[in-house]
Predicted 3D model of a 97-nucleotide RNA (Glycine riboswitch aptamer) from a Dermatophilaceae bacterium.
The sequence was found by an Rfam model in a public genome assembly.

RNA sequence: CCACCCCGUGUGGGAGAGUCCUCGCGCCAUCCGGCGACGGGGCGCCGAAGGGGCAAACUCCCCGGAACCUCUCAGGCGCAAGGACCACACGGGUCAG
Numbered sequence: 001c002c003a004c005c006c007c008g009u010g011u012g013g014g015a016g017a018g019u020c021c022u023c024g025c026g027c028c029a030u031c032c033g034g035c036g037a038c039g040g041g042g043c044g045c046c047g048a049a050g051g052g053g054c055a056a057a058c059u060c061c062c063c064g065g066a067a068c069c070u071c072u073c074a075g076g077c078g079c080a081a082g083g084a085c086c087a088c089a090c091g092g093g094u095c096a097g
Stems, first nucleotide, its partner, number of pairs: 001097001005093009018043001020042005025036004044077003050073001051071003058064001
């Protein structure tokens, strides 16, 4: 000086599943009803924030032991936000060479 790797930040990409029912609120309206967003409740559903669970190898044995697998606690199911993961850049760490 510095590869890989790790952490953080920024940019870009980034799936799935009801804006279903009902009540309240506001507006329109003669009535029946309709529209809108927010809040409460109910049912149905999704999984790629997070969280939980498990195999083999390894081991005398036990422990340990992953995930985009699984569970749905959380989260999500119009838009937005979020989003595992991928790419690039920057900063820091480690360090083969």